[in-house]
RNA sequence: UUUGUCUCUGGUGAUGAGGUCCACCGCUGACCGCCUUCCUGGCUGAUGACUCCUGCACCGAC
Numbered sequence: 001u002u003u004g005u006c007u008c009u010g011g012u013g014a015u016g017a018g019g020u021c022c023a024c025c026g027c028u029g030a031c032c033g034c035c036u037u038c039c040u041g042g043c044u045g046a047u048g049a050c051u052c053c054u055g056c057a058c059c060g061a062c
Stems, first nucleotide, its partner, number of pairs: 010025004016053001018051004033043003
């Protein structure tokens, strides 16, 4: 320098960040919370899971 082969890069998992693991999707897609009388009212959670930080909420103490 040429040729061939193999592996993709990546994205997503109801609101932020780091690490680890898992699952899904391949731009035609994964994903875009739940219940309800669907007029409307109500409920859980910063995780897909674990850990931790930040933010928020509740209770108690100083």
This is a predicted structure of a 62-nucleotide RNA (Fluoride riboswitch aptamer (crcB RNA motif)) from an Acidobacteriaceae bacterium. The sequence was found by an Rfam model in a public genome assembly. Lineage of the source: Bacteria > Pseudomonadati > Acidobacteriota > Terriglobia > Acidobacteriaceae. The coordinates come from a structure-prediction model, not an experiment, and the mean pLDDT is 76.